[in-house]
A computed fold for a 481-nucleotide part of an RNA from a metagenome, annotated as small-subunit ribosomal RNA, 3' major domain. RNAcentral holds the full RNA, with entries from SILVA. Its mean pLDDT, the model's own confidence on a scale to 100, is 85. It matches the Rfam family "Bacterial small subunit ribosomal RNA".
Context: one part of a larger RNA
RNA sequence: UGACGGGGGCCCGCACAAGCGGUGGAGCAUGUGGUUUAAUUCGACGCAACGCGCAGAACCUUACCCGGGCUAGAAAACUUCCGAACCUGGUGGAAACAUUGGGGUGCCCCUUCGGGGGAACGGAUGUCCAGGUGCUGCAUGGCUGUCGUCAGCUCGUGUCGUGAGAUGUUGGGUUAAGUCCCGCAACGAGCGCAACCCUUGCCAUUAAUUGCCAUCGGGUCAUGCCGGGCACUUUAAUGGGACUGCCCCGGUUAACGGGGAGGAAGGUGGGGAUGACGUCAAGUCCUCAUGGCCCUUAUGUCCGGGGCUACACACGUGCUACAAUGGCCGGUACAAUGGGCUGCCAACCCGCGAGGGGGAGCUAAUCCCAAAAAACCGGCCCCAGUUCGGAUAGGAGUCUGCAACUCGACUCCUUGAAGGCGGAAUCGCUAGUAAUCGCUGAUCAGCAGGCAGCGGUGAAUACGUUCCCGGGCCUUGUACA
Repeated sequence: UGACGGGGGCCCGCACAAGCGGUGGAGCAUGUGGUUUAAUUCGACGCAACGCGCAGAACCUUACCCGGGCUAGAAAACUUCCGAACCUGGUGGAAACAUUGGGGUGCCCCUUCGGGGGAACGGAUGUCCAGGUGCUGCAUGGCUGUCGUCAGCUCGUGUCGUGAGAUGUUGGGUUAAGUCCCGCAACGAGCGCAACCCUUGCCAUUAAUUGCCAUCGGGUCAUGCCGGGCACUUUAAUGGGACUGCCCCGGUUAACGGGGAGGAAGGUGGGGAUGACGUCAAGUCCUCAUGGCCCUUAUGUCCGGGGCUACACACGUGCUACAAUGGCCGGUACAAUGGGCUGCCAACCCGCGAGGGGGAGCUAAUCCCAAAAAACCGGCCCCAGUUCGGAUAGGAGUCUGCAACUCGACUCCUUGAAGGCGGAAUCGCUAGUAAUCGCUGAUCAGCAGGCAGCGGUGAAUACGUUCCCGGGCCUUGUACA
C1' cells in the first nucleotide's frame, strides 16, 4: 500500500422486511448429469453451465458410428496432353461412382479452305502442394460473460517522506453519482458520472391517393361508396416545451432539501442505447483469424444407412392442471408490433375438421395473413376425480417433403391416467410493474410449450434498516501478500 475480520462508524441495492404470484409434489415438453450404445459428435459446470452455442438434428445440417468408394483429391495455383462448351441414352449399383454409346461444333487470330494457333470450359498427367469441426483458449487476436450503471480508476506539476509511498481523492454538508458547495499544501487535468443520441408523454408548423359527413352535393338495404375538402384523427419531418425558472420554509448568505403555483409533464418525467482502470490464466482454436504440434491412399474427401430422438434413475428451466373469480354452448365487441412475388392468399363451393377446390386483389398506410383473446350478454353444469384435468392408447385421416419405420406437425372418433394447491428449501416483481389474456416475427419445405417483440385487462405492499446477501466511503487490528 492492499486484502481480510463472527472490529467500528456512515450509506446504498426487490438485500431483508411488508405484499402478490410462483418453483420444489403431478403429467408432459426441453436442457443437463448418469447409465446404455457400433455411435448415442463436441463445447458450456457456483453466482456468471444446465429451453446455453442450436433464430428450428427425418435426408441435408453432422462434426459421431457401420458399410461402399476416391487419392493432387470436394474447392484454389501452375506444367504438359486430349477434347469446344454443351445436350441426351444404355448397363452394373443402395447411392457415390464405374462403364459404354448418340448428337454437337460456336467465339478470337492466321489460312494454300486441307487445316493450324488461342481464350473460356471439361477430362487426364505431374509439382512447390491442397485439406483437417485433429490438439493446445494455460502460446494468441477478435468477440463475450461477470463484479456493475457499481462510483469509482488515474495522471502532470508542486509539497511531505531516507524509502515503499502519501497528499490531491481526506474533512463538514449534499446527491442517483469523485453530483455539487464550503474548507484544506495543494493547483489543475484525463478515463468514468451527467448531458449530447433513440423512443414514449403535450403543443405548433409543413405535408397529405390513410382519416373525416366535421362542412357542401350525389347515391345505397348498408358501407368514405362517389364528387369534393385537409378541419379533426393519423402518418413523418421540423420546431417549441422543464430550467429548481417562480413563490414560501429550512440550510452556512452556499450546494441542496421540504411544500406550493402554473403546466400534458416536474425536480435525472417513463423506457432504451451507452459498461471506466481492472478481476476471474472466466468462455470461445467447433463463427472467423492465428503461433506451435499432429494426420497425409487418411485424423482428408464422396455416398447409403444408422445415431445426435436410447432410459432403472437424479437435477435445472418451462407448459398444462388440480377447478365455480371455474368449465362448456350460443351471441356480440375493442388492439398494437409485424410479415407477404418461385410469396400473402379474399369472396364462393366441398369436407364435422385438419384441409381440398377456386380464383379476385396486392411488389402493399390501398390487397392478404386476420379470428385478437381475456372482457361483455344469455343459457347449462352444482362440488363430484366431476360437463375439472388432459397424459396414455386404439382406429381413421390431412399437409409438407425424393422420403414421415427408427424420428414431423395437425385433424376427427373412441380411450380417459396422475393430479384435490405441493416437505425441507427456494425464485421473481415497487406501476401501466406483478399477475393474467391473446397477437406478430426470426429460423423455416414442414415442425415452437423455446426465443425476440407487440398490445388488452390490471393489482397489493414498502413501518423500517436490527438481521441474511452483494456493494461504496472512512477508520481500526493483523503473525496474510